A computed fold for a 72-nucleotide RNA from Halicephalobus sp. NKZ332, annotated as transfer RNA. The sequence is in RNAcentral, with records from Rfam. Rfam family: tRNA. About the family: Transfer RNA (tRNA) molecules are approximately 80 nucleotides in length. Their secondary structure includes four short double-helical elements and three loops (D, anti-codon, and T loops). Further hydrogen bonds mediate the characteristic L-shaped molecular structure. tRNAs have two regions of fundamental functional importance: the anti-codon, which is responsible for specific mRNA codon recognition, and the 3' end, to which the tRNAs corresponding amino acid is attached (by aminoacyl-tRNA synthetases). tRNAs cope with the degeneracy of the genetic code in two manners: having more than one tRNA (with a specific anti-codon) for a particular amino acid; and 'wobble' base-pairing, i.e. permitting non-standard base-pairing at the 3rd anti-codon position. By type it is a transfer RNA. The prediction has a mean pLDDT of 84. Lineage of the source: Eukaryota > Nematoda > Tylenchina > Panagrolaimidae > Halicephalobus.
RNA sequence: GCCCGUCUAGCUCAGUGGUAGAGCGUCUGUCUCGUAAACAGAAGGUCGCAGGUUCAAACCCUGCGGUGGGCA
Numbered sequence: 001g002c003c004c005g006u007c008u009a010g011c012u013c014a015g016u017g018g019u020a021g022a023g024c025g026u027c028u029g030u031c032u033c034g035u036a037a038a039c040a041g042a043a044g045g046u047c048g049c050a051g052g053u054u055c056a057a058a059c060c061c062u063g064c065g066g067u068g069g070g071c072a
Stems, first nucleotide, its partner, number of pairs: 001071007010024004018055001026042005048064005
């Protein structure tokens, strides 16, 4: 330099055009003499950045960036 994958909550990941989710974690409550566990609830996201297509984009297209890999 060229090619491929990947980027979504604090972490690990789902979601392949029509309201952004799960598990774990965090916080609050119930329970307990207390803690843990269990149960109930809550908070937390400009979906890497910019542009384009579309009535509508996390999703499709282009560029850039991060990261992993391949070729030279």